[in-house]
RNA sequence: CAUCCAUCGAGACCGGCUGAGGGACAGGCCCUUUGAAGCCGGGGCAACCCAACCCAGCGCGCAAGCGCGGGCGAAGGUGCCAACUCCUGCGACGGGGCGCGUCAGGCGCCGGUCGAAAGAUGGUUG
Repeated sequence: CAUCCAUCGAGACCGGCUGAGGGACAGGCCCUUUGAAGCCGGGGCAACCCAACCCAGCGCGCAAGCGCGGGCGAAGGUGCCAACUCCUGCGACGGGGCGCGUCAGGCGCCGGUCGAAAGAUGGUUG
């Protein structure tokens, strides 16, 4: 980097250096000199993987025990520590609201639910 799978309404900040940006992209709306981003140090969270211990199951064994897969588990790996992935972006649905309009079908704005896309994180494989 690519592939596939899972998850995305929970959780968790201080100090030092530095000094103007940051929230992926676009629009919005926010955060920020009461200090952005970055780097360093410490702390924390517990989403994924997971050692040991422990728990129950199945199989083997006379037994001690062994094996298998499962759960749990923060020692370890990754990740994360403003706002739902900050919101919306594409599509579907509606006896949700407001406004406009036609002979009629309707149109616009706002909101809701669901699904996708995009993105993020982890794991698998290459």
Predicted 3D model of a 126-nucleotide RNA (SAM riboswitch aptamer (S box leader)) from Lysobacter soli. RNAcentral holds the sequence, with entries from Rfam. Its Rfam family is "SAM riboswitch aptamer (S box leader)". About the family: The SAM riboswitch is found upstream of a number of genes which code for proteins involved in methionine or cysteine biosynthesis in Gram-positive bacteria. Its family is annotated with regulation of gene expression in the Gene Ontology.